[in-house]
Molecule: transfer RNA
Organism: Chloroflexota bacterium
RNA sequence: CGGGGCGUGGCGCAGCUUGGUAGCGCGCACCGUUCGGGUCGGUGAGGUCGUGGGUUCAAAUCCCGCCGCCCCGACCA
Numbered sequence: 001c002g003g004g005g006c007g008u009g010g011c012g013c014a015g016c017u018u019g020g021u022a023g024c025g026c027g028c029a030c031c032g033u034u035c036g037g038g039u040c041g042g043u044g045a046g047g048u049c050g051u052g053g054g055u056u057c058a059a060a061u062c063c064c065g066c067c068g069c070c071c072c073g074a075c076c077a
Base pairs, nucleotide, nucleotide: 001073002072003071004070005069006068007067010026011025012024013023020057028044029043030042031041032040050066051065052064053063054062
């Protein structure tokens, strides 16, 4: 330098193809259960969906640029 993939609560991921306003598991807080802990059950908090712009009534989703990470290749040695 070229090609490809990924970026979504604290962590790991789904949702994207086919636009309709974000969810699952773990974790966290509280309550119940127990002598207590664990387990189990219930309730709840927590996300500018990497970033800027565009399209649209409406964008995590479609389009363009940029940033970061990973892989492959090229170059150099």